[in-house]
Predicted 3D model of an 84-nucleotide RNA (c-di-GMP-I riboswitch aptamer) from a marine sediment metagenome. It matches the Rfam family "c-di-GMP-I riboswitch aptamer". Its family is annotated with cyclic-di-GMP binding in the Gene Ontology. Rfam describes the family as follows. GEMM was predicted in a large-scale screen for bacterial structured RNA regulatory elements. Model confidence (mean pLDDT): 88 of 100.

RNA sequence: GAUAAAGGCAAACCCGUCAAAAGACGGGGGCGCAAAGCUAUGGGUCUAAGGUCAGGACAAGACUAUGAUUGCCAGGCUACCGAA
Numbered sequence: 001g002a003u004a005a006a007g008g009c010a011a012a013c014c015c016g017u018c019a020a021a022a023g024a025c026g027g028g029g030g031c032g033c034a035a036a037g038c039u040a041u042g043g044g045u046c047u048a049a050g051g052u053c054a055g056g057a058c059a060a061g062a063c064u065a066u067g068a069u070u071g072c073c074a075g076g077c078u079a080c081c082g083a084a
Base pairs, nucleotide, nucleotide: 001081008033009032013028014027015026016025017024018023031071037077038076039075041074042073043072044069045068046067050064051063052062053061
């Protein structure tokens, strides 16, 4: 891929656990998704524990990913159903 059928995933929000946070995981939920399956490789975005700077300072502050996101985009890998 077809206004077909089968099957799948699960946003916000709520509860619990973990984490410094971003966020993740489990349960409920269902906004959406044809790769919303896997992969942080490139770009983007979020966070800033630790570190560095600055400071009179254990205050406030700035920078920084080794943290996170594949449901932000691209690349790579793999795959269910299936007419004309």